A computed fold for a 74-nucleotide RNA from an uncultured Erysipelotrichaceae bacterium, annotated as transfer RNA. Model confidence (mean pLDDT): 80 of 100.
RNA sequence: GGGCAUGUAACUCAGCUGGUUAGAGUACCUCUCUGAUAAGGAGGAAGUCGCUGGUUCAAAUCCAGCCAUGCCCA
Repeated sequence: GGGCAUGUAACUCAGCUGGUUAGAGUACCUCUCUGAUAAGGAGGAAGUCGCUGGUUCAAAUCCAGCCAUGCCCA
C1' cells in the first nucleotide's frame, strides 16, 4: 500500500427484508427478605447505535468518506 471482518449501556451481546418508545444478561442504585451477609424477589438509572455526510415520508439497519481494532496479502 491492497483486501476482509468488527464497532449498539460500565462489560458481554441481540436487533430479521428500513417502520412500535433501541433490548437482554452481568455489574451498579433503591426497596424487600435475613440476627447479619450472600443467594432469592420487586423496581430504577444508564445509549449521539464509532464519526461525518447522503438517500428516504422514515436509517442502528441502505450508500459514500473517514477513524479505531483484529486478520490476510504484498
Rfam family: tRNA. By type it is a transfer RNA.